Formats: sequence, C1' cells, structure tokens
RNA sequence: GGGCCUAUAGUCUAGUGGUACGACGCUACAUUCGCAUUGUAGAGGCGCGAGUUCGAUUCUCGCUAGGUCCA
Repeated sequence: GGGCCUAUAGUCUAGUGGUACGACGCUACAUUCGCAUUGUAGAGGCGCGAGUUCGAUUCUCGCUAGGUCCA
C1' cells in the first nucleotide's frame, strides 16, 4: 500500500427496511435477625458524517477503530 470481516447498554449477544432481543451486571421492593439465594419492577444501547427512502441498526459511499490475509 491492497483485499476481506467486524463496530448494538458497564460486559457478552440476537436482530437484514417500520416502537432493538436476551443473559450477566446495576437500582428499588418483597423474602431473611442480617447476608446470600429467589421473585417482581425499573434505569441503561445501534462508532462518526453524508446519501437513497414516507421511514435506516438494517441499503450505498466516505471516515475512524479493531481483527485477518497478501505485498
């Protein structure tokens, strides 16, 4: 320098055009003498910019970061 892949919550992860899924973790309540466990409820997320579209996490282009292969 070139090819390919990836980027979703504090962590891991599903989702291929129409209100973003689940687990762990966190908070509150119940349970307990107390802690843990368990149950219920809740907060918290689409890397950045532009384009297409009535509508973009999703499609297109660029950038950034990471991974991998070639030189």

Transfer RNA from a Candidatus Vogelbacteria bacterium, 71 nucleotides, folded computationally. Lineage of the source: Bacteria > Bacteria candidate phyla > Candidatus Vogeliibacteriota. The sequence was found in a public genome assembly. Its Rfam family is "tRNA". Rfam classes the family as a transfer RNA.